[in-house]
RNA sequence: CGCCUCGAGGAGCGCUGCGACCGGUUCCACCGGCCAGGCUCGAGGCGCGGCACAAAAUCCGACCAACGGCGCUCACUCACG
Numbered sequence: 001c002g003c004c005u006c007g008a009g010g011a012g013c014g015c016u017g018c019g020a021c022c023g024g025u026u027c028c029a030c031c032g033g034c035c036a037g038g039c040u041c042g043a044g045g046c047g048c049g050g051c052a053c054a055a056a057a058u059c060c061g062a063c064c065a066a067c068g069g070c071g072c073u074c075a076c077u078c079a080c081g
Base pairs, nucleotide, nucleotide: 001047002046003045004044005043006042007041008040009039010074011073012072013071014070015069018038021033022032023031024030037067
């Protein structure tokens, strides 16, 4: 760095529908279906690469997310009435 699994980012209803996926398609285009955690953080596993006789390990303290189309409802926090 890539892939997979798990956890977290408060919860729900409706709408649209890009990508991915599935099907129709010899391929492409196109059509239909599905579709608003696909993103970020953390942990684990696998793979690839780099560095290196140092890297690291250990201890203490502080801080602890940011974001996620539109409309609505609830929860939580703050302020005002």
A computed fold for an 81-nucleotide RNA from a Gammaproteobacteria bacterium, annotated as SAH (S-adenosyl-L-homocysteine) riboswitch aptamer. Rfam family: SAH (S-adenosyl-L-homocysteine) riboswitch aptamer. Rfam links the family to the GO terms S-adenosylhomocysteine metabolic process and regulation of gene expression. Rfam 15.1 lists 1,354 matches to the family in 1,132 species. For this family Rfam cites "Riboswitches that sense S-adenosylhomocysteine and activate genes involved in coenzyme recycling" (Wang et al., Mol Cell, 2008). Model confidence (mean pLDDT): 77 of 100. NCBI's taxonomy places the organism under Bacteria, Pseudomonadati, Pseudomonadota, Gammaproteobacteria.